[in-house]
RNA sequence: CGGGGCAUAGCACAUUUGGUAGUGCGCUUGGUUCGGGACCAAGAGGUGGCGGGUUCGAUUCCCGCUGCUCCGA
Numbered sequence: 001c002g003g004g005g006c007a008u009a010g011c012a013c014a015u016u017u018g019g020u021a022g023u024g025c026g027c028u029u030g031g032u033u034c035g036g037g038a039c040c041a042a043g044a045g046g047u048g049g050c051g052g053g054u055u056c057g058a059u060u061c062c063c064g065c066u067g068c069u070c071c072g073a
Stems, first nucleotide, its partner, number of pairs: 001072007010025004019056001027043005049065005
């Protein structure tokens, strides 16, 4: 320098014909226990990397940028 992939909750990841974003672990509260762990119940937590475009509507489609990563030179 050229090409591909990835960016979604604290962490790891789902989310296919575009239609109010979810799971596990973790966290908080309550129950249980002498206490803790385990278990049970409930709950909080996301401008979906940034900026534009298309659309009635974008995590999803298109363009640019940034970061990480892989391949080639």

The RNA shown here (transfer RNA) has 73 nucleotides and comes from a Bacilli bacterium. The prediction has a mean pLDDT of 82.